[in-house]
Molecule: transfer RNA
Organism: Streptomyces virginiae
């Protein structure tokens, strides 16, 4: 520099082009007692344009992480 794969709460992962779920962590409230159980809550699609009725998802740009190649 070129190919290509990714980029989603704090972390880890899901989601056919149609409600953004799910486990962990975190707050409340009760319950239990060393560790923990129960009910309930808050928060996330990397930036920009584009396509469609509708985009996490397709497409172009940019930014950023791995991989390979030179």
């Nucleotide at each position: 520099g070129g190919u290509u794969u990714c980029g989603u709460g704090g972390c880890g992962u899901a989601a056919c082009g149609g409600c953004a779920a799910c486990g962990c962590a975190c707050c409340g409230u009760c319950c239990g007692a060393u560790g923990g159980g129960a009910c309930g809550g808050g928060g996330a699609u990397g930036g920009g344009g584009g396509u469609u009725c509708g985009a996490g998802u397709c497409c172009c740009u940019c930014c950023g992480a791995g991989a390979c190649c030179a």